[in-house]
RNA sequence: AUAACAGGGCGGGUAUUCGCGGGAACUUAUUCCCGAGGAAAGUCCGAACUGCUGGGGCACAAAGCCAGGUAACGCCUGGGCAGGGAAACCUGACGGAAAGUGCAGCAGAAAAAAUACCGCCUUCUGCUUUUUUGUAGAAUGGUAAGGGUGAAAUGGUGAGGUAAGAGCUCACCAGUAUUGAGGUUAACUCAAUAGCUUUGUAAACCCCUUUGGCAGCAAGACCAAAUAGGGUGGUGACAUGCCCUGUCGUAUUCCACCGGGUUGGUCGCUAAAAAAGAUAAGGGAUUAUUUUUUUAGAUUAAUGAAUACUAAUUACAGAAUUCGGCUUACAGCUCUGUUUCUUUU
RNA sequence: GGGCCGCUAGCUCAUCUGGUAGAGCACCUGCCUUUUAAGCAGGGUGUGACUGGUUCGAGUCCAGUGCGGCCUACCA
Numbered sequence: 001a002u003a004a005c006a007g008g009g010c011g012g013g014u015a016u017u018c019g020c021g022g023g024a025a026c027u028u029a030u031u032c033c034c035g036a037g038g039a040a041a042g043u044c045c046g047a048a049c050u051g052c053u054g055g056g057g058c059a060c061a062a063a064g065c066c067a068g069g070u071a072a073c074g075c076c077u078g079g080g081c082a083g084g085g086a087a088a089c090c091u092g093a094c095g096g097a098a099a100g101u102g103c104a105g106c107a108g109a110a111a112a113a114a115u116a117c118c119g120c121c122u123u124c125u126g127c128u129u130u131u132u133u134g135u136a137g138a139a140u141g142g143u144a145a146g147g148g149u150g151a152a153a154u155g156g157u158g159a160g161g162u163a164a165g166a167g168c169u170c171a172c173c174a175g176u177a178u179u180g181a182g183g184u185u186a187a188c189u190c191a192a193u194a195g196c197u198u199u200g201u202a203a204a205c206c207c208c209u210u211u212g213g214c215a216g217c218a219a220g221a222c223c224a225a226a227u228a229g230g231g232u233g234g235u236g237a238c239a240u241g242c243c244c245u246g247u248c249g250u251a252u253u254c255c256a257c258c259g260g261g262u263u264g265g266u267c268g269c270u271a272a273a274a275a276a277g278a279u280a281a282g283g284g285a286u287u288a289u290u291u292u293u294u295u296a297g298a299u300u301a302a303u304g305a306a307u308a309c310u311a312a313u314u315a316c317a318g319a320a321u322u323c324g325g326c327u328u329a330c331a332g333c334u335c336u337g338u339u340u341c342u343u344u345u
Numbered sequence: 346g347g348g349c350c351g352c353u354a355g356c357u358c359a360u361c362u363g364g365u366a367g368a369g370c371a372c373c374u375g376c377c378u379u380u381u382a383a384g385c386a387g388g389g390u391g392u393g394a395c396u397g398g399u400u401c402g403a404g405u406c407c408a409g410u411g412c413g414g415c416c417u418a419c420c421a
Base pairs, nucleotide, nucleotide: 003339004338005337006336007335008334009333010332012310013309014308015307016306017305018304020035021034022033023032024031025030037316041327042326044325045324046323047322048321049216050215051214052213054245055244056243057242058241060212061211062210063209064208065079066078067077068076069075080094081092082091083090084089095207096206100205101204102201103200104199117147118146119143120142121141122139123138124137125136126135127134155173156172157171158170159169160168174197175196176194177193178192179191180190181189182188220267221266222265223264230258231257232256233255234254236248237247238246260420261419262418274293275292276291277290278289279288280287281286346417347416348415349414350413351412352411355370356369357368358367364401371390372388373387374386375385376384394410395409396408397407398406
């Protein structure tokens, strides 16, 4: 240099004129101030806020190595382990298959039950041969070392051993279990011991541990307006799925449906787990202190258009109760740090 | 705004617990007919919306994305 990796930032600007939404001043005509995003998105998690409460159980749902952070989290940080990469670094829904049940098609002898198709060995019988041997058959004999099938064949490699073989024995490696040490802890690391060798699947049911009431700003509160205060059905309501129990109700008054009316206004609504800077603590996420700033609030629902300069017509895209995250989309420009398979000097 | 579902052949739909994706209509080919229709015989024409993951194996299980649909105001 190129390539790669990690973490950030910008993502049009300035001026003039006109227009749109909100607010203030003063007053009826103007003036001044403010006016989209890093994702406002998907609505996937977690909360705030609001409404609904007699008690208990089940179901259901979610999380799932360890420690810390946080209002909380399925998020973030650090550590461990596993996988990928030459490296920087990245990725991981990462408890239990030795509690139980299910499944493992086709192929294959056999698929979770220890099984003998070929092969190897032994014994017996027949044939052959002088004998050794060779060959055919039989065994409810042995053998999982070799062949073949499969995603997967009951630890791997080597040596000993044996009729042939086999953790049968030994060495090394892998795993498992137990014990000890280190570590706040971890499915962690290290060491020793035991031939102990146990298929896979839990993003199948399930088991274990932990957690979870339901609904959502079209929540909810108030004002105003309007109306046929009508009809049909009902063991219904109390935390909305089920069960038990208790209380209330058995209706002109409760619930569901049909029919009818209004389609107005105010609040909720934007100053908050806020943003930016500095200092301190910490390995980091983050926290504490302090300074400065006030920064959209609509309800056919605003944020746009023209001209000039600039190389430029810009990418993805636009608030709707509010925050913290995650995920997804994103033309182009730019900063910092790291790595060295490769090329050049 | 909020909540909840679906996506399989040209169309309408099946496929229970993961193991070669089917049915009806439509369509195509041949026969019949002068020709068409009808009839007869035969044929499945499919990236299971898309992209990843789990698994030996995914339409099915899980995650993300895309597209489509449904419900949801207040009052007496």
Predicted 3D model of RNase P RNA and transfer RNA as a complex of 421 nucleotides.
Rfam match: Bacterial RNase P class A. By type it is a ribozyme.
The coordinates come from a structure-prediction model, not an experiment, and the mean pLDDT is 77.